[in-house]
Transfer RNA from Terfezia boudieri ATCC MYA-4762, 73 nucleotides, folded computationally. The sequence is in RNAcentral, with records from ENA and Rfam. Its mean pLDDT, the model's own confidence on a scale to 100, is 81. It matches the Rfam family "tRNA". From the family's description: Transfer RNA (tRNA) molecules are approximately 80 nucleotides in length. It is annotated as a transfer RNA.
């Protein structure tokens, strides 16, 4: 340098071929306990890597860039 894949809460990952952005863990509050652990209930936390384009509507499609991984030379 070429080709291909992946970027979504703090972390690990979903989102059924474009139609309400979710789960588990973690964090915080709370019930239980003499107090903890475990466990139950609840809450907060996301400009979906960046910028454009298509569309009534984009996490999803297109383009460029950035980061990262694999592979070829």
């Nucleotide at each position: 340098g070429g080709u291909c894949g992946c970027g979504u809460g703090g972390c690990u990952c979903a989102a059924u071929u474009g139609g309400c952005a979710g789960a588990g863990c973690a964090u915080c509050g709370u019930g239980c306990u003499a107090a903890a652990a475990a466990u139950g209930c609840g809450a907060g936390g996301g400009u979906u890597g960046u910028g454009a384009g298509u569309u009534c509507g984009a996490g999803u499609c297109u383009c460029a860039c950035c980061g990262u991984g694999a592979u070829c030379a």